[in-house]
The RNA shown here (Bacterial RNase P class A) has 340 nucleotides and comes from a Bacillota bacterium. NCBI's taxonomy places the organism under Bacteria, Bacillati, Bacillota.
RNA sequence: CAAGCAGCCUGGGUGGUCGCGGGCGGGGACUCCCGCCUGAGGAAAGUCCGAGCUCCACAGGGCAGGGUGCUGGGUAACGCCCAGUGAAGGCGACUUCAAGGAAAGUGCCACAGAAAUCAAACCGCCGCGGAAGCGGUAAGGAUGAAACGGUGCGGUAAGAGCGCACCAGCAUCCGGGCGACCGGAUGGCUAGGUAAACCCCACCCGGAGCAAGACCAAAUAGGAGGGAUAUAGGGCUGCCCGUCCUUCCCUCGGGUUAGGUCGCACGAGGCCCGUGGCAACGCGUGCCCAAGACAGAUGAUCACCCUCGACAGAACUCGGCUUACAGGGCUGCUUGGUAC
Numbered sequence: 001c002a003a004g005c006a007g008c009c010u011g012g013g014u015g016g017u018c019g020c021g022g023g024c025g026g027g028g029a030c031u032c033c034c035g036c037c038u039g040a041g042g043a044a045a046g047u048c049c050g051a052g053c054u055c056c057a058c059a060g061g062g063c064a065g066g067g068u069g070c071u072g073g074g075u076a077a078c079g080c081c082c083a084g085u086g087a088a089g090g091c092g093a094c095u096u097c098a099a100g101g102a103a104a105g106u107g108c109c110a111c112a113g114a115a116a117u118c119a120a121a122c123c124g125c126c127g128c129g130g131a132a133g134c135g136g137u138a139a140g141g142a143u144g145a146a147a148c149g150g151u152g153c154g155g156u157a158a159g160a161g162c163g164c165a166c167c168a169g170c171a172u173c174c175g176g177g178c179g180a181c182c183g184g185a186u187g188g189c190u191a192g193g194u195a196a197a198c199c200c201c202a203c204c205c206g207g208a209g210c211a212a213g214a215c216c217a218a219a220u221a222g223g224a225g226g227g228a229u230a231u232a233g234g235g236c237u238g239c240c241c242g243u244c245c246u247u248c249c250c251u252c253g254g255g256u257u258a259g260g261u262c263g264c265a266c267g268a269g270g271c272c273c274g275u276g277g278c279a280a281c282g283c284g285u286g287c288c289c290a291a292g293a294c295a296g297a298u299g300a301u302c303a304c305c306c307u308c309g310a311c312a313g314a315a316c317u318c319g320g321c322u323u324a325c326a327g328g329g330c331u332g333c334u335u336g337g338u339a340c
Stems, first nucleotide, its partner, number of pairs: 001336010012305007020039008041311001045322002048320005053209004060241004065205005070084005085099001086097004100200002105198002107194003122141002124137005149167006168190001170187007213262004223252006232246005269288003273284004
């Protein structure tokens, strides 16, 4: 200098004029005026996970159903994060993994091929035979995604783990590690793949959701009919047990209502420093309070600067993941080239 890998920050600024939402204080008093403070995001998006909170009067057990799936940690919890192990990709920094079990069972592996779970012999090779044919073989060839370990040497009638060397797999033992797993020795030569197929195993899971819910105000017809009815009905998701309540269901008709207040932001909160830990994160001291709208607030205008402006607007709140993102800046690491 070039090309990459991983992470982080920013994403218009300054000044003036007028105008909006919230909080606090003051003055007023048919809702106004003044002052101070404050007012969208890193994703506010998706609604994919997990919770907090509210209600189901209590919230138990089982089945069904659903979720996760290597090990160890973190967390309120998670399908998230951190650190490892194994595998795959990459020269590498690094990235990805739907990563338990096929020897519990069932299913599937089309076509081609002789044969695709207990096998198989089409061509070929060898032996006997005049021939037809019989016997041996799975090294060579063909088919296929895959042919019952691979490569090489010996051996054999021809061959074959038949024997040997190296490698892969499996079993046993020893050592290291909390563990996933790793290393070594010995052995027998060797029972495919598929569980984002059914299934088995381990662990986890009440339901509904701020349009949850609570209160106030106002109004009405405490209405009419029918059904079930204590060996009953209803609630707790779907079912069962259990448990609680005493009425429940259907049709017709009437009143209120787009009323108001709360929920509504003090939080598993934020920041600096110290400390434990490889890290995620934990602990401690101190400081801080940063939007709460409700047809829904942050806009308009002028001047200057500039990297000339991307994705894009809270609506109960947090912890994550996923997706989108013009331009600008920073840190660490890898590879290549050049110079000293």